[in-house]
Context: one part of a larger RNA
RNA sequence: CGUAGGAUAUUUGAGAGGAGCUGGCCUUAGUACGAGAGGACCGGGCUGGACUGACCGCUGGUGUAUCUGUUGUUCCGCCAGGAGCAUGGCAGAGUAGCCAAGUCAGGAAGGGAUAAACGCUGAUGGCAUCUAAGCGUGAAGCCCCCCUCAAGAUGAGAUAUCCCAACGCAAGUUGUAAGACCCCUUGAAGACGACAAGGUAGAUAGGGCAGAGGUGGAAGUGCAGUAAUGCAUGGAGCUGACUGUUACUAAUCGGUCGAGGG
Numbered sequence: 001c002g003u004a005g006g007a008u009a010u011u012u013g014a015g016a017g018g019a020g021c022u023g024g025c026c027u028u029a030g031u032a033c034g035a036g037a038g039g040a041c042c043g044g045g046c047u048g049g050a051c052u053g054a055c056c057g058c059u060g061g062u063g064u065a066u067c068u069g070u071u072g073u074u075c076c077g078c079c080a081g082g083a084g085c086a087u088g089g090c091a092g093a094g095u096a097g098c099c100a101a102g103u104c105a106g107g108a109a110g111g112g113a114u115a116a117a118c119g120c121u122g123a124u125g126g127c128a129u130c131u132a133a134g135c136g137u138g139a140a141g142c143c144c145c146c147c148u149c150a151a152g153a154u155g156a157g158a159u160a161u162c163c164c165a166a167c168g169c170a171a172g173u174u175g176u177a178a179g180a181c182c183c184c185u186u187g188a189a190g191a192c193g194a195c196a197a198g199g200u201a202g203a204u205a206g207g208g209c210a211g212a213g214g215u216g217g218a219a220g221u222g223c224a225g226u227a228a229u230g231c232a233u234g235g236a237g238c239u240g241a242c243u244g245u246u247a248c249u250a251a252u253c254g255g256u257c258g259a260g261g262g
Base pairs, nucleotide, nucleotide: 001152005163006162007161008160009159010158011157015149016148017147018146021049022048023047024046025045026044027043033038051106052105053104054103055102059100060099061098062097066093067092068091069090070089071086072085073084074083075082076081110144111143112142117137118136119135120134164261165174166173167172179257180256181255182254183199184198185197186196187195204250205249206248207246208245209244210243211242213239214238215237220233221232222231223230224229
C1' cells in the first nucleotide's frame, strides 16, 4: 500500500515445512516344520540405542552485586571491627535464570489408492489363460491421519462484537467515534523494531514487610584459658534474581492518528 467504511477479537485452510529410524528380550512354542541337528510365520507384551521436542521437581554444571574461610599489602589514628587492590586475590559452598550428563514425551495405530507379486471371473481361441471388459489381495514407499506455519490464497475467505458527525451545489474540508499509537513503568519477550504485562479506577518495576532458599554460627558482651583459641547469648548474623503482601517511590500532566462507506 492492497484486501471497496473504520476497528477489535476468534478462526477456515489453498499451500508449505517437519516427523517417518532401529536393536534385544519374554510369550505364543521348543509348537508348526524336520530323521535329527535345529527351529518359525501370524499375534501379544516388555525394554533399549540414536535422533527430535519440551522442562528444571530429582541428579548435577554454571552462578564476576549471595554467604563463609584465608594470604600479602594500603587505608579507616591505634586495639577490635572493617574497606580497597592483588585472575571474583585464592579457597569452600550456593538461590533464581540458563543448561545436560537429569526428567518427560514422540516415531505409532488407522483409512485410501497403488508397485512388484499373488488371485477371482473371463473371452478373442467350445480348452487353457490374473486381462482384453470387469473385480480383489498387496509395501518402511504415495495421499490422508500426527506436529508447525499459513488469506499478499491480489482467487486477498469466514464468524462475532464495537463505532456511525458537522459544513459544503460539488470536489472536498474539519474535528471526532470505536480503536490505536506517541510517551512512561517493565518482562520467563527481545540485536533494534516487534511481542507481552501495566500506566493511579494501578501491584508494572523499585523500595518496605513477611517467607522460601543459600551460607553456616555475626558484632558486642560474659565465661574458661598465660595465650592461640573455645563456649554461651543464638540455627545466630548476613543474604542477587524466588513466593506472598503493601501505593512508600516512579508509571504525572499530556500529545498524535483514526470512519462517513462503488